Description
Small-subunit ribosomal RNA, 5' domain from an Actinomycetes bacterium, 510 nucleotides, folded computationally.
Context: one part of a larger RNA
RNA sequence: GGACGAACGCUGGCGGCGUGCCUAACACAUGCAAGUCGAACGAGGUCCAUCCGGUAGCAAUACCGGUGAAGACCUAGUGGCGAACGGGUGAGUAGCACGUGAGCAACCUGCCCCGAAGACCGGGACAACACCGGGAAACCGGUGCUAAUACCGGAUGCCCCCACCAGGCCGCAUGACCUGGUGAGGAAAUGGAUUCCGCUUCGGGAGGGGCUCGCGGCCUAUCAGCUUGUUGGUGGGGUAACGGCCUACCAAGGCAUCGACGGGUAGCUGGUCUGAGAGGACGAUCAGCCACACUGGGACUGAGACACGGCCCAGACUCCUACGGGAGGCAGCAGUGGGGAAUCUUGCACAAUGGGCGAAAGCCUGAUGCAGCAACGCCGCGUGAGGGACGAAGGCUUUCUGAGUUGUAAACCUCUUUCAGCAGGGACGAUUAUGACGGUACCUGCAGAAGAAGCCCCGGCCAACUACGUGCCAGCAGCCGCGGUAAUACGUAGGGGGCAAGCGUUGUCC
Numbered sequence: 001g002g003a004c005g006a007a008c009g010c011u012g013g014c015g016g017c018g019u020g021c022c023u024a025a026c027a028c029a030u031g032c033a034a035g036u037c038g039a040a041c042g043a044g045g046u047c048c049a050u051c052c053g054g055u056a057g058c059a060a061u062a063c064c065g066g067u068g069a070a071g072a073c074c075u076a077g078u079g080g081c082g083a084a085c086g087g088g089u090g091a092g093u094a095g096c097a098c099g100u101g102a103g104c105a106a107c108c109u110g111c112c113c114c115g116a117a118g119a120c121c122g123g124g125a126c127a128a129c130a131c132c133g134g135g136a137a138a139c140c141g142g143u144g145c146u147a148a149u150a151c152c153g154g155a156u157g158c159c160c161c162c163a164c165c166a167g168g169c170c171g172c173a174u175g176a177c178c179u180g181g182u183g184a185g186g187a188a189a190u191g192g193a194u195u196c197c198g199c200u201u202c203g204g205g206a207g208g209g210g211c212u213c214g215c216g217g218c219c220u221a222u223c224a225g226c227u228u229g230u231u232g233g234u235g236g237g238g239u240a241a242c243g244g245c246c247u248a249c250c251a252a253g254g255c256a257u258c259g260a261c262g263g264g265u266a267g268c269u270g271g272u273c274u275g276a277g278a279g280g281a282c283g284a285u286c287a288g289c290c291a292c293a294c295u296g297g298g299a300c301u302g303a304g305a306c307a308c309g310g311c312c313c314a315g316a317c318u319c320c321u322a323c324g325g326g327a328g329g330c331a332g333c334a335g336u337g338g339g340g341a342a343u344c345u346u347g348c349a350c351a352a353u354g355g356g357c358g359a360a361a362g363c364c365u366g367a368u369g370c371a372g373c374a375a376c377g378c379c380g381c382g383u384g385a386g387g388g389a390c391g392a393a394g395g396c397u398u399u400c401u402g403a404g405u406u407g408u409a410a411a412c413c414u415c416u417u418u419c420a421g422c423a424g425g426g427a428c429g430a431u432u433a434u435g436a437c438g439g440u441a442c443c444u445g446c447a448g449a450a451g452a453a454g455c456c457c458c459g460g461c462c463a464a465c466u467a468c469g470u471g472c473c474a475g476c477a478g479c480c481g482c483g484g485u486a487a488u489a490c491g492u493a494g495g496g497g498g499c500a501a502g503c504g505u506u507g508u509c510c
Base pairs, nucleotide, nucleotide: 001510002509003508004507006506007505008504009503010502013381014380015379016378017377018376019374020373021339026337027336028335030334031333032332035081036080037079040078041077043075044074045073046072047071051066052065053064054063055062056061088292089291090290098216099215100214101213102212103211104210107209108208109207112205113204114203115202116201117200118199120154121153122152123151129144130143131142132141133140134139159186160185162183163182164181165180166179167178168177170175191197192196218264219263220262225255226254227253230252231251232250233249234248235247236246237245267289268288269287270286271282272281273280274279294315295314296313297312298311317328318327319326320325345371347370348369349368353367354365355364356363357362384415385414386413387412394406395405396404397403398402419451421446422445423444424443425442429437454499455498456497457496458495459480460479461478465494466493467492468491469490475482476481
């Protein structure tokens, strides 16, 4: 000198764009953050034409009760898809976690796209519901009925899988691929709908994921030896898949001064800051990957999880209780307490973009788009411009009624009106409809210099000097050092210098 997710002191006009718990991965009141489909299914409810009965009336008709077609709407449940995305955090992790480059002849893949073939015949349940019962509640039990794109059995097999046999061909190896034959096994919802959407099997694709390896990136030797599933093999198990991943047996190996093992610290990267570069330091915001979801463990479902707003167990904590038992998990968005030098609103909207479900209409979406707060940062603008000496008054200084300086500064004259204010019009973002932002941006008009300047410094480094007060006191200070009676170094004033809606200080990095 530059930089900052900054903080503190003094000060503070406007706008645009960003950024905003770095500390306690501390505890959390309240609301919201993941639903959707009635075009899969039974059932229930609401509306309603008609008809029946009753009351009032001479009648038309009105009201009440029942019935309830076609149809519309709503929904607890069964079922499907989603809930594994999106959002948060950085605790753990020195690891194939990350980055980069390869490999898988050892793998998986819902929805989507392309191609081929198909869906035949049957069956039994369980919710809902009704009835009964237990419990304070959470909720649970029994009996009976019922539907399906829920579940189950049989058939068929383009084809797939497995075993065996024969032939061909390829690969770095384990081995792969193709053709033919024999045997064993394996599907489906012909469902819903106005178009059309679905179901099953197989082959391929796209995108996504899993596994393996080379290389790369912290400190410490005041850590020198470490290791028994350890290192390898065989058989078996397990997985989508290779593998000590697991297990039995056999062998005795494997790693290490090119730093094993141990300890400390730490999410990694694209990048960010600095620097001429080489390098050094860092890893907020944004983007990619990883890990975690009160703490520890476990599996279930599923194409996908060992699953933030799912389940089970244990623990700590909090809450309810009729004391028998139950409920909970903000490192989602707001918000509260606490910690701290320190970090925001319990806002609006699904209008846009994107996501889930749905044939669609649409519903949901604290993702997102916006608004609010904060000079926290960067950038832009303003706080007026020109003229004006007789150098006014006042202040300060002085060699003292004479000057110097503040100073063209003011007054005064002539102008202008950015921004803010008031009034009128008023968008783009949205292609037909749909605008939270928002009567916002922007445009036009009106009034008036009007509403808008501070902070630090002035001994040298370092730009800017005098007076008074103080008297090694009070104090200053980044270093050198100032202050003990004329202090340009302390305090105040006048003057001056620097930067400016900021200016200084502190901390950290280069």

Rfam family: Bacterial small subunit ribosomal RNA. Its family is annotated with ribosome and structural constituent of ribosome in the Gene Ontology. Taxonomically the source falls in Actinomycetes (Bacteria, Bacillati, Actinomycetota).